Molecule: transfer RNA
Organism: Coriobacteriia bacterium
RNA sequence: GGACCCGUAGCUCAGUUGGCUAGAGCGCACGGCUGAUAACCGUGAGGUCGGCUGUUCGAGUCAGCCCGGGUCCA
Numbered sequence: 001g002g003a004c005c006c007g008u009a010g011c012u013c014a015g016u017u018g019g020c021u022a023g024a025g026c027g028c029a030c031g032g033c034u035g036a037u038a039a040c041c042g043u044g045a046g047g048u049c050g051g052c053u054g055u056u057c058g059a060g061u062c063a064g065c066c067c068g069g070g071u072c073c074a
Base pairs, nucleotide, nucleotide: 001073002072003071004070005069006068007067010026011025012024013023019057028044029043030042031041032040050066051065052064053063054062
């Protein structure tokens, strides 16, 4: 330098033939249960989906550029 893949909650990820409100597990906070702790049960907070622009009635999803990470080729 070239090709491909990935970037969504604190962490690991799902959601990628565009469609109404963006989710799960773990973790965290509070409450319940217990003599107490763990476990278990319930409730809740937490994200403008890497950034910008564009296409569209509508974008996490499509297109362009950029940033970061990975694999391969030279």